Record summary
A computed fold for a 95-nucleotide RNA, annotated as c-di-GMP-I riboswitch aptamer.
RNA sequence: AUAUUGAAAAGGCAAACCUGCCGAAAGACAGGGACGCAAAGCAAGGAGCCUAAAGCAUUUUCAAGAUUGACUGCCAGGGUUGUCCUGCUGCCACA
Numbered sequence: 001a002u003a004u005u006g007a008a009a010a011g012g013c014a015a016a017c018c019u020g021c022c023g024a025a026a027g028a029c030a031g032g033g034a035c036g037c038a039a040a041g042c043a044a045g046g047a048g049c050c051u052a053a054a055g056c057a058u059u060u061u062c063a064a065g066a067u068u069g070a071c072u073g074c075c076a077g078g079g080u081u082g083u084c085c086u087g088c089u090g091c092c093a094c095a
C1' cells in the first nucleotide's frame, strides 16, 4: 500500500417519540431525543414498499342535463437509500 475483517480508541450519523413547520397524503425539514449504524456518506439508475392530490372510470346527490360535491376502483411526474441491488467516494485500526 492492497484485500479481507471489525478488537480498542477518537470522531461521525441518528429510529421511535415530543415540539415547530411544509405537504392532499406518504413523507420532508428544524430543534430536542437515542433504537441502532463501518458507509445509517453521496446518487431515486433497477427491484420492492408507502401514499393517491391531479387525471380516468363506476355509483350517487339533482325533476332533468351539465357542473360541483361525495363513495369506490385504477394510476406516480410524489415519497422511501434506516428495504435490497447497482455506481461513486471515504475515517480509524488489533490481528
Base pairs, nucleotide, nucleotide: 005093006092012037013036017032018031019030020029022027035082041088042087043086045085046084047083048080049079050078055074056073057072059070060069
Its mean pLDDT, the model's own confidence on a scale to 100, is 78.